Source information:
The RNA shown here (TPP riboswitch aptamer (THI element)) has 108 nucleotides and comes from a Chloroflexota bacterium. The organism belongs to Chloroflexota, within Bacteria. Of the family's consensus pairs, 100% are formed in the model. The coordinates come from a structure-prediction model, not an experiment, and the mean pLDDT is 77.

RNA sequence: AAUACGCCUCCGGGGAGCGCCACAAGCGCUGAGAGUGCGGCUAGCGCCGCAGACCCGCCGUACCUGAUCUGGGCAAUACCAGCGAAGGAAGCAGGCAGACCACUCCUC
Numbered sequence: 001a002a003u004a005c006g007c008c009u010c011c012g013g014g015g016a017g018c019g020c021c022a023c024a025a026g027c028g029c030u031g032a033g034a035g036u037g038c039g040g041c042u043a044g045c046g047c048c049g050c051a052g053a054c055c056c057g058c059c060g061u062a063c064c065u066g067a068u069c070u071g072g073g074c075a076a077u078a079c080c081a082g083c084g085a086a087g088g089a090a091g092c093a094g095g096c097a098g099a100c101c102a103c104u105c106c107u108c
Base pairs, nucleotide, nucleotide: 006096007095008094009093010091011057012056013055014054017029018028019027020026036051037050038049039048040047041046063088064087065086069082070081071080072079
């Protein structure tokens, strides 16, 4: 000096499943997160937009596709494992701080 690790700021990318119950309220499972608020649309189920929480941004285990996949398990599920060194995927952003190792110089 640079980098790893850490912190901050701005920007960006994401998903929201499965059950009990009358589909409501409420509760249970997995998970970081399973829809909190506002607005709009719909006969309704629901859908969309903005904001919020949470996760992730290339050493990309956020997430998507393959997938109405395969095996196991469960009350059930994208629950677990495989697939997976698969194919894609959003900053190799700026700032603060800052090692080990290696290299160079000086002194003994």